[in-house]
Context: one part of a larger RNA
Molecule: small-subunit ribosomal RNA, central domain
Organism: uncultured bacterium
RNA sequence: UUGGGUUUAAAGGGUGCGCAGGCGGCUUGUUAAGUCAGCGGUCAAAUCGCGGGGCUCAACCCCGCUCCGCCGUUGAUACUGGCGAGCUUGAUUGUGGUCGAGGUUGGCGGAAUUCGUCGUGUAGCGGUGAAAUGCAUAGAUAUGACGAAGAACCCCGAUUGCGUAGGCAGCUGACCAGGCCACAAAUGACGCUCAGGCACGAAAGUGCGGGGAUCGAACAGGAUUAGAUACCCUGGUAGUCCAUGCAGUAAACGAUGAGCGCCCGCCCUGCGCGAGAUAUCGUGCGGGGCUUAGGGAAACCGUUAAGCGCUCCACCUGGGGAGUACGCCGGCAACGGUGAAACUC
Numbered sequence: 001u002u003g004g005g006u007u008u009a010a011a012g013g014g015u016g017c018g019c020a021g022g023c024g025g026c027u028u029g030u031u032a033a034g035u036c037a038g039c040g041g042u043c044a045a046a047u048c049g050c051g052g053g054g055c056u057c058a059a060c061c062c063c064g065c066u067c068c069g070c071c072g073u074u075g076a077u078a079c080u081g082g083c084g085a086g087c088u089u090g091a092u093u094g095u096g097g098u099c100g101a102g103g104u105u106g107g108c109g110g111a112a113u114u115c116g117u118c119g120u121g122u123a124g125c126g127g128u129g130a131a132a133u134g135c136a137u138a139g140a141u142a143u144g145a146c147g148a149a150g151a152a153c154c155c156c157g158a159u160u161g162c163g164u165a166g167g168c169a170g171c172u173g174a175c176c177a178g179g180c181c182a183c184a185a186a187u188g189a190c191g192c193u194c195a196g197g198c199a200c201g202a203a204a205g206u207g208c209g210g211g212g213a214u215c216g217a218a219c220a221g222g223a224u225u226a227g228a229u230a231c232c233c234u235g236g237u238a239g240u241c242c243a244u245g246c247a248g249u250a251a252a253c254g255a256u257g258a259g260c261g262c263c264c265g266c267c268c269u270g271c272g273c274g275a276g277a278u279a280u281c282g283u284g285c286g287g288g289g290c291u292u293a294g295g296g297a298a299a300c301c302g303u304u305a306a307g308c309g310c311u312c313c314a315c316c317u318g319g320g321g322a323g324u325a326c327g328c329c330g331g332c333a334a335c336g337g338u339g340a341a342a343c344u345c
Stems, first nucleotide, its partner, number of pairs: 003317004007299002012313001014200004021193003025087007033080002035076008049065006090190001091187003094183006102176007109153001113149008124135002161168002205246003209242002215239001219235004257312006265290011294301002318345003327338004
């Protein structure tokens, strides 16, 4: 490289948008670039291939011929492409509904926690396997009242819902966005995918300014232990929260890229629409369970495919060395991206 692959063996990019590129629905006309055919030119000789011949065979030598490529020319027109015309099923728009923890920002609420003040009250509290450190007669723990602060929102709550992913949950307002359904009114292929690129991206981390109740890396002490730089306990800084920049990773997982079409069924469920009589039934889009065929090494997957096909992208090619070194790019740094080899089994 070809081939074969990518749920779990190596392998799907964290996610979206999207230029170039690749691919592209139905009918019709035209063109003849791709495609196909005939003819011509060229393709030195030797070599190679095929056929035949000569040295007793072979090597070797001799004769003949072809494929392929390129150029020209004349045709063919199914398919692909170019150009033109049309269509409505793909896509989009419209009208009317409907749904949700979708996003941003403001206001409000109660419980709990900690702290403060005051009251009641007195000797312990706390913590553990057991303890001790710690707190407490300067009155703790407990309990009542009042006040303050910050963070998170019990029940509802669910195989629930929404979002492209990360993710999203007290109540309420404003603003922004989205899906789905019904109608079949409009446009008329306007589509799919996407290397680069751009944007988004949990937690931790980082710059600056706030905030700081709880929890709590580091750190200190108490235990445990042979030791205990741990697990347990008492404290506790950064952080955890907000605003605004940076960073750009993850078991960023369904370990399963996106889109379209096709292929037995049953059950549950969320949101619409229709019929009906409340039962129930039909239909569309989601979320789950079980299974047919089929697939799979098996586990399992099975209309939400890992089935049957097509299009485009990404990625893999034995283990270690190593996601390391070097270089380059990015970053304030931490570090991220790209990413080897020697050697070794």